[in-house]
Context: one part of a larger RNA
RNA sequence: UGGCGGGGACCUGCACAAGCAGAGGAGCACGUGGUUUAAUUCGAUGGUAAUCGAAGAACCUUACCAGGGUUUGAAAUAUACCUGCAAGCCGCCGGAAACGGUGGCCGCCUUCGAGGGUGGUAUACAGGUGCUGCAUGGCCGUCGUCAGCUCGUGUCGUGAGAUGUAGGGUUAAGUCCCGAAACGAGCGCAACCCCUAUUCUAUGUUACAAGUGUCUUAGAAAACUGCCUCGGUAAAACGGGGAGGAAGGUGGGGAUGAUGUCUGGUCCGCAUGGCCCUUAUGUCCUGGGCGACACACGCGCUACAAUGGAUGGUACAACGAGCAGCCAAGCCGCAAGGCGGAGCUAAUCUUAAAAAACCAUUCUCAGUUCGGAUUGUGGUCUGAAACUCGACCACAUGAAGUCGGAUUUGCUAGUAAUCGUGAAUCAGCCAUGUCACGGUGAAUACGUUCUCGGGUCUUGCACA
Numbered sequence: 001u002g003g004c005g006g007g008g009a010c011c012u013g014c015a016c017a018a019g020c021a022g023a024g025g026a027g028c029a030c031g032u033g034g035u036u037u038a039a040u041u042c043g044a045u046g047g048u049a050a051u052c053g054a055a056g057a058a059c060c061u062u063a064c065c066a067g068g069g070u071u072u073g074a075a076a077u078a079u080a081c082c083u084g085c086a087a088g089c090c091g092c093c094g095g096a097a098a099c100g101g102u103g104g105c106c107g108c109c110u111u112c113g114a115g116g117g118u119g120g121u122a123u124a125c126a127g128g129u130g131c132u133g134c135a136u137g138g139c140c141g142u143c144g145u146c147a148g149c150u151c152g153u154g155u156c157g158u159g160a161g162a163u164g165u166a167g168g169g170u171u172a173a174g175u176c177c178c179g180a181a182a183c184g185a186g187c188g189c190a191a192c193c194c195c196u197a198u199u200c201u202a203u204g205u206u207a208c209a210a211g212u213g214u215c216u217u218a219g220a221a222a223a224c225u226g227c228c229u230c231g232g233u234a235a236a237a238c239g240g241g242g243a244g245g246a247a248g249g250u251g252g253g254g255a256u257g258a259u260g261u262c263u264g265g266u267c268c269g270c271a272u273g274g275c276c277c278u279u280a281u282g283u284c285c286u287g288g289g290c291g292a293c294a295c296a297c298g299c300g301c302u303a304c305a306a307u308g309g310a311u312g313g314u315a316c317a318a319c320g321a322g323c324a325g326c327c328a329a330g331c332c333g334c335a336a337g338g339c340g341g342a343g344c345u346a347a348u349c350u351u352a353a354a355a356a357a358c359c360a361u362u363c364u365c366a367g368u369u370c371g372g373a374u375u376g377u378g379g380u381c382u383g384a385a386a387c388u389c390g391a392c393c394a395c396a397u398g399a400a401g402u403c404g405g406a407u408u409u410g411c412u413a414g415u416a417a418u419c420g421u422g423a424a425u426c427a428g429c430c431a432u433g434u435c436a437c438g439g440u441g442a443a444u445a446c447g448u449u450c451u452c453g454g455g456u457c458u459u460g461c462a463c464a
Stems, first nucleotide, its partner, number of pairs: 001464002003461003007458007015448002019411005026302003030298004034293002042053002064288007073125001077124006084118002088105007108116002127277002130275003136271002138266003141262001143260001148187006154163003167178003193254004198221005204215001224248001227242005291430001304404001308363007320351003325344002330339003370401001375396007417440007
């Protein structure tokens, strides 16, 4: 100087407390461990792994396994030689395919030297999701959006270093004020950026039934402790309250992540040093596996019901997406869906029904008209192909479950809870995931003793 302390002081955060809704018990889905397996590819493992890489594992993907092929190679560059002249297209045989063999059709450009292109042989080389994230770049997680981390000059100290950055106030903040051997400065904080709440101006397609106007698009204004009052002090910074205002003290949300820490993560996104393989650890194909199942853990979904289930009726959104696409009307089917073909490269058309809500009727507290697992049968759709291993529909079946031990998670307002909607990936989908969107819309916070994380000062130290 740091680090640490079951040392101290002060401060802070959904950290506790006060509340609301859950998890832990059940069934299922997904991930992980373990076990099994020919293989169950690999990585991630307290917080900071476990709906994570994966925004889509039937083939492909695919890296794993079995078997069958191949060796200048599936794709690249170069040189030498050779060859038919291209290429390309269509068959036949063996085969699971890859591949091997074989036949036919059509037949290059040209400056006529050769060259380009194509195929073959040979050689350099390719190739590797093989190892090392403890050789690395880049990117990311984390402490933490915590308020810190430093520098120049000066001063102090033999020196390591200190000071500045301590102290008194104050703040979300090393924010600002005062003060002071310091004076300044930089990276952070804040502001500048985006969305949103109000008004005005312009705009008018495709929006809007027609207007001092909803909405769209662009621009501008507005908020600054500016005004009043109380407190505060030497004066301030600042704090409490009020007026006005659509909005008040950072208005709400986002993007933005300092110096560094964890020898944190990633060599399987990519790049890359070194090492290793080179008729194989490369590469092609078929099939299987990644989907196994005594069990353990984690994130979820659905429930256990009457604030509910069922049937019928009536309303009100927003963000988005669409041409190998979205798919209307109409018709058929109980339905999944089929037929159909209008419109739309979209403020025009379509997706599109919002659902909770509301109004009626019914069920009357039961393992039930709750709950829907499981299983049987029959179908629909995507796709060469749904056995392993897809989603959906109908009928039948109707399991556990009556609110969950110790323990534990999220959340302070348009939040939690609850209700639907859209998109990416995508042929389809194992999405109950993720990312967004709107509808309805709470309770509680006395407070900082305690638990956890963090900051500043101080103190002790067998630590560096």